[in-house]
RNA sequence: GAGUCAGUAGCUUAGUCUGGUUGGAGCGCUACGCUGAUACCGUAGUGGUCGAGAGUUCAAAUCUCUUCUGACUCA
Numbered sequence: 001g002a003g004u005c006a007g008u009a010g011c012u013u014a015g016u017c018u019g020g021u022u023g024g025a026g027c028g029c030u031a032c033g034c035u036g037a038u039a040c041c042g043u044a045g046u047g048g049u050c051g052a053g054a055g056u057u058c059a060a061a062u063c064u065c066u067u068c069u070g071a072c073u074c075a
Stems, first nucleotide, its partner, number of pairs: 001074007010027004020058001028046006051067005
């Protein structure tokens, strides 16, 4: 220098291929219940400008372009 892949909640991650009903799950955190107390367990709650910017569209996490970060391959 060229190319491929990844980036979604505090952490791990589904969804992207094929645009469309409120972005969901587990762990975590908070409150309450339970207990002599703690843990476990139960109930309720708490969460994300989907890496950033722009474009297309009635509608974008999803399509297009640019860009940032990381991993890998080739030279």